[in-house]
Molecule: c-di-GMP-I riboswitch aptamer
Organism: Dendrosporobacter quercicolus
Formats: sequence, structure tokens, C1' cells
RNA sequence: CAACUUUAUAGGCAAACUUAUCGAAAGAUAAGGACGCAAAGCCAUGGGUCUAACAAUAUUUAUUAAUGAUUGCCAGGCUGCCGCU
Repeated sequence: CAACUUUAUAGGCAAACUUAUCGAAAGAUAAGGACGCAAAGCCAUGGGUCUAACAAUAUUUAUUAAUGAUUGCCAGGCUGCCGCU
């Protein structure tokens, strides 16, 4: 330096739920809280999934549809700690 993985070391993140705020919604942010995670760190690039405000079409309700969201859905890219090997 690279691969590999968690034996060991220092630790890290934070699901559901509750409260408050933002948002049309999905969802996000903050605090509490831990289901779990070797990248559960970052990026919406590809796919998947969620929502459907605006818009369009039919008629008062439905359908289509992301420019919205999801990285703790999968893949890809970038970066990082440790060291039994």
C1' cells in the first nucleotide's frame, strides 16, 4: 500500500414508537428511544417501490403521471476506522 474480515481495540449509526415543526401527500428535520447495521457514511446515476400537488382526460369522482420522496430496497460510484490473517 492492497486484499480480506470483525478475532481483538477505539468507537460509530439509529428501526418501530412518542412529541414538535415543515410538506398536498409520500416523507423529512429535531429531541427522546433502540429493531438492527462492517459502511445502516456520502451521491438520486440505473432499476424497483411510495405519493399525486400542478397538469391532462372523462365527469364531481376516478384514471394517467414526477419535476416530489426512498441510499435502513437492490445495483453502481466516491470516501473512511481497526488489524487475528